[in-house]
RNA sequence: GGAGGAUCGGACCGGGUCGCGGCGGCGACAGCCGUCGAGGAAAGUCCGAACUCCAACGGGCAGCAUGCUCGCCAACCGCGAGGCGCGGCGACGCGACGGAAAGUGCAACAGAGAGCAGACCGCCCGCGGCUUCGGCCGUGAGGUGAGGGUGAAACGGUGCGGUAAGAGCGCACCGCUCGGCCGGCGACGGACCGAGGCACGGCAAACCCCAUGCGGAGCAAGACCAAAUAGGGAGCACGGUCGAGCGGGCCGCCUGUCCCGCCAGCGCCUUCGGGCGCUCCGUUCUCCGGGUAGGUCGCUCGAGCCGUCGAGCAAUCGGCGGCCCAGAGGAAUGACCCGGGCGCUUCGGCGCAACAGAAUUCGGCUUACGAGAUCCUCCGGUU
Numbered sequence: 001g002g003a004g005g006a007u008c009g010g011a012c013c014g015g016g017u018c019g020c021g022g023c024g025g026c027g028a029c030a031g032c033c034g035u036c037g038a039g040g041a042a043a044g045u046c047c048g049a050a051c052u053c054c055a056a057c058g059g060g061c062a063g064c065a066u067g068c069u070c071g072c073c074a075a076c077c078g079c080g081a082g083g084c085g086c087g088g089c090g091a092c093g094c095g096a097c098g099g100a101a102a103g104u105g106c107a108a109c110a111g112a113g114a115g116c117a118g119a120c121c122g123c124c125c126g127c128g129g130c131u132u133c134g135g136c137c138g139u140g141a142g143g144u145g146a147g148g149g150u151g152a153a154a155c156g157g158u159g160c161g162g163u164a165a166g167a168g169c170g171c172a173c174c175g176c177u178c179g180g181c182c183g184g185c186g187a188c189g190g191a192c193c194g195a196g197g198c199a200c201g202g203c204a205a206a207c208c209c210c211a212u213g214c215g216g217a218g219c220a221a222g223a224c225c226a227a228a229u230a231g232g233g234a235g236c237a238c239g240g241u242c243g244a245g246c247g248g249g250c251c252g253c254c255u256g257u258c259c260c261g262c263c264a265g266c267g268c269c270u271u272c273g274g275g276c277g278c279u280c281c282g283u284u285c286u287c288c289g290g291g292u293a294g295g296u297c298g299c300u301c302g303a304g305c306c307g308u309c310g311a312g313c314a315a316u317c318g319g320c321g322g323c324c325c326a327g328a329g330g331a332a333u334g335a336c337c338c339g340g341g342c343g344c345u346u347c348g349g350c351g352c353a354a355c356a357g358a359a360u361u362c363g364g365c366u367u368a369c370g371a372g373a374u375c376c377u378c379c380g381g382u383u
Base pairs, nucleotide, nucleotide: 001379002378003377004376005375006374007373008372012340013339014338015337016336017335018334020037021036022035023034024033025032026031039355043366044365046364047363048362049361050360051218052217053216054215063214064213065212066211067210068082069081070080071079072078083097084095085094086093087092098209099208103207104206105203106202120148121147122144123143124142125140126139127138128137129136130135156174157173158172159171160170161169175198176196177195178194179193180192181190182189183188222297223296224295225294232288233287234286235285237283238282239281240280243263245262246261247260248259249258264279265278266277267276268275269274304323305322306321307320308319309318310317311316341352342351343350344349
C1' cells in the first nucleotide's frame, strides 16, 4: 500500500421547558403528581413455533417440502463444528452436497462422429501407374483413436518399450474400482497391503427412484357480557269482521286513490238463525333463544433482558445475583431553549445527516442502511 474476516454503533452528548399516548395515585372533576414510551432491521411475510378455533378410527395413493456428518435448539428451508468439492498466491469465500452399474428422456451450435461412437485431415500397409529415385497420383467393404481439427463434453494421464503405423498391447509412476487393514462417534481419510488394465461419460433446480417430514385456518384467531329495531319459538287472552284486511303484480329497496286473487278446513249439536271443539290465520302482552351495534378479555412476565461464574473449540446449556422494558385500538413516541462536541465556513453563521418506523408473541433467514471506530489475519513493497 492493497485485501480478507469479526465486532461496535446508529434522534451526536448532557440538562431544561412545552406537547402527545399507556399505567398508577390524588382530585374541588378544571386538572395535578409519579412512571414508562420504537428498531437493528419494528420491513419482506420467506421458514419454524407458541397460542386459539375447526376437523379427525386406522392405513394407503396423490401432492408438497427437505436431502454430506456429528452436535445444538421448543422447532426449523435455522445455528455451530467438521468432511468433501469448487474458486482464490493467501487470509478466506461459495456449494439443493442422496441415487446416473432401476427405467424413461435430453444435449443447441460446431463437428466425420454425442454414446457402449467416430476415419474429415493426418499416419501406416497392399495393389496399379508415373518418377528427376526424394517422392507423387489413383485405388482398397485395409489398418490406426497416437497427432490435428470441432465442441460445455470425444470413452484415464505422463513416459518408456513395442509396432508397418498405432493402441493398457506390455511395463513404471499418477489416477480409478473392489477387498482388507489402520485412524475417526461419523461424513470421510491413509505416503499401508492385496486384486483388477480400467469398466461404470454428463444432466435428477428433467421425469423418476430412495429416505424423512407434513390436517386446515389464523389475534379480523377466539372467549365472555349484551341493547334498539326486525325476524324465530312457546303461552294466556281476544278476533277471524268485505276493510285503515292479507298475498301477489313490485325486480336491489320502497310505494298509490291502480290491477289480480283470497278471507278458510274438519268434526259434533241444532229450534236451520247459529253454537261448541280442533286445526289454521291475525293482533296485544309476557317469557325463551340466536345474531348485530357496543363493551370486556385475549394483550404482553417472556423458549425475557443485564451482569457474573462454570461446562463446551463453538452453537448452546447450567448456577448465582439484579431488572421489568410501548401495549394503543386506526394508532402516541414531537418541537423548542441552554451548554458541550464534531463538520463546513465568505468568520456573520449553517448543519449534525442513513435505512426506516411497533399493532398477538417468540426463534431464524433475507433485504435496506450515512459518517465513524475497534480487533484479528493475509499478500506485496521498503528498511